Predicted 3D model of a 93-nucleotide RNA (c-di-GMP-I riboswitch aptamer) from an Egibacteraceae bacterium. Rfam family: c-di-GMP-I riboswitch aptamer. From the family's description: GEMM was predicted in a large-scale screen for bacterial structured RNA regulatory elements. The model forms 95% of the base pairs in the Rfam consensus.
């Protein structure tokens, strides 16, 4: 310089949760503001695995009706589960 590595420094993001707004059948997202569980890629892309919901759909079971309860099921959704691509900030062992 490079790589691979994760020590120290400077720094960064910001789970859950709270608070206001908004989108959405919902899981979820966005914006602001608090918080800080934790991350060497918790920057950026991607839905291959897994996982979450169940709108439309379809199917059983109750019912006179309207209805009400189960299943199944992604084309919705998670990237801070697993994984795959790109780029990167220091530099100890």
């Nucleotide at each position: 310089c490079c790589a691979u590595c994760g020590a120290a420094a400077g720094g960064g993001c910001a789970c859950a949760c709270c608070c206001g707004g908004u989108c959405g059948a919902a899981a979820g997202g966005c914006c602001g503001g608090g918080g800080u569980c934790g991350c060497a890629a918790a920057g950026c892309c991607c839905a291959g695995g897994g996982c979450c919901u169940g709108u439309c759909g379809c199917c059983c079971u109750c019912g006179u009706c309207a209805g009400a309860g189960g299943g199944c099921c992604a084309u919705g959704g998670c990237a801070g589960c697993c994984g795959g691509g790109c780029u990167g900030c220091c530099g100890a062992a």